[in-house]
């Protein structure tokens, strides 16, 4: 000097005018009996790295009687770690690509079971024989005077080669054979594997076995492991307002036992209710245990009313910056600092001048001049992917070329 | 804000368990029939199955991700 890989920061600046939200004072102004309300002036704040898509995880709040376990649904799926928690991060392993820095991976089980594998092919999973390729003699036919040999046609053996396919029932390379095959033998794969390394995933492998196990789980399943539903329009409070209206449906108001305590009847024997006590039954899909409930209790609908206010909600808190320690790191513990949108039908905006980057055009050059600032906007609040984004800086690392 | 659903030709909708060239009606275009239009009868024409990207031998189905549209809720 060219090419690349990986990380990080940053998202125009200053002022001047007008303007909008919220606040906080005012010895200003105006209304009110007052609490106080309006105006008006000064003063402070006032969007994001993604405020976005709502695609994960939480906090917080309601709503289901609770807890254990099971079933069912729904996620997730290499290992270890980090985290409040995640499908997020970091660190390893395997496997694909790059010369290399790095990159990318829904990456658990297909010897647990079912399913599918379309077309073409001979055969698609308890495989098969269409060309081929060997062998046999029977001799039927041709060729032929006869055998031989050849075509054509029988009876068998093969699976190397051809071909089909996304896949063809281990692959190469010798042996072996009629020809051929793990048939047999070396390497390679592939199944087990004594023992070694490692927390593990995994990796190395003596040795064993002729190969038995094709592929698809982002198909059904099977293994581990996680999850209650709903979501600030949740959700409490005050006020106003109205009639707490009217339909529709489901489950149910059952048994014994005791007679102490109250109530009523009474023929004075007692009886009936209530209380108690058990057993049914109810209140989570089921079992269990706990606990409640007993004569009402449940869910759905339609019609009228309010459609104001505080609160939840903002000095915040799993928060960031530095620095010490552990940790290879995510990230944890400690000091120091530092951080003040807060609207709610919903405020954060224009203009102008200088400048900073950036383009275009004119000019030798200073310069003029003209476009021209990226995606995009808060809505309960946080961690996190994921998808948008002109630029501009800055840090590591690769690899070629060159010169010292 | 929140929460669901959807997405095939110009409209309406099909498409078996993922299978071979994605149909089928109405429209459109041509041709016939008629003196002409309709109607009817043959003929066509039009799809990156909303984009993209994965799993698969293979995707309109399956997964994931970005868009566009409807519906519900104080």
């Nucleotide at each position: 000097g060219c090419g690349g890989a990986g990380g990080g920061u940053u998202g125009g600046a200053u002022g001047a005018u007008c303007g909008c939200a919220c606040u906080g004072g005012c010895a200003g102004g105006g209304c009110g009996c007052a609490g106080g309300c309006c105006c008006g002036g000064c003063g402070g704040u006032g969007a994001g790295g993604a405020a976005a898509g709502u695609c994960c995880g939480g906090a917080c709040u309601c709503c289901a009687u609770g807890a254990a376990g099971c079933a069912a649904c729904g996620g997730u799926g290499c290992c270890g770690g980090g985290u409040a928690a995640c499908g997020c991060c970091c660190g390893g392993c395997c496997g694909g690509g790059g010369c290399a820095a790095c990159c990318c991976g829904a990456g658990g089980g297909a010897a647990a079971g079912c399913g599918c594998c379309a077309c073409a092919g001979a055969g698609a999973a308890c495989a098969g024989a269409c060309c081929g390729c060997c062998c046999c003699a029977c001799g039927g036919g041709c060729u032929c005077a006869c055998a031989a040999g050849g075509c054509c046609g029988g009876g068998g053996g093969c699976a190397a080669g051809g071909g089909u396919g996304a896949a063809a029932c281990g692959g190469u390379g010798g042996g072996g054979u009629a020809a051929g095959a793990g048939c047999c033998c070396a390497c390679c794969g592939c199944g087990g594997g004594a023992c070694g390394g490692g927390u593990a995933a995994c990796c190395g492998g003596a040795c064993c076995g002729g190969c038995a196990u094709g592929g698809c789980a982002a198909g059904c399943c099977c293994c581990a492991c996680c999850g209650g539903g709903a979501g600030c329009a949740a959700u409490g409070c005050c006020g106003a307002a109205u009639a707490g209206g009217g339909g529709u449906u489901c489950c149910g108001c059952g048994c014994g036992g005791a007679u102490c305590c109250g109530g009523c009847c009474u023929c004075c024997g007692g009886g009936c209710c209530g209380c108690c006590c058990g057993c049914a039954g109810g209140c989570c899909g089921c079992u269990u245990c706990a606990g409640c409930c007993c004569a009402g209790g449940g869910a759905c609908c339609c019609g009228g009313g309010u459609u104001g206010g505080c609160a939840g909600c903002a000095a915040g808190g799993a928060u960031c910056u530095c620095c010490g320690c552990g940790g290879c790191a995510a990230c944890g513990c400690g000091g120091c600092g530092a951080c003040a949108a807060g609207a709610g039908g919903a405020a954060u905006g224009a203009u102008c001048a200088u400048c900073c980057a950036g383009g275009g055009g004119g000019g030798a050059a200073a310069c003029c001049u003209c476009c021209g600032g990226a995606c995009a906007g808060a809505a309960u609040c946080c961690g996190g992917c994921u998808u948008a984004c002109a630029g501009a800086c800055c840090c590591u690392c690769c690899g070629c070329g060159c010169c010292c | 804000g929140g929460g669901c659903c959807u997405g095939u030709a110009g409209c309406u909708c099909a498409a078996u368990u993922g299978g071979u060239c994605a149909g089928a009606g109405c429209a459109g275009a041509g041709c016939g029939c008629u003196c002409a239009u309709a109607a009817c009868g043959c003929u066509u024409u039009g799809g990156u199955u909303g984009g993209g990207g994965g799993u698969u031998c293979g995707a309109g189905u399956c997964c994931c991700u970005c868009c566009g549209g409807g519906c519900c809720u104080a």
Molecule: RNase P RNA; transfer RNA
Organism: Paracoccaceae bacterium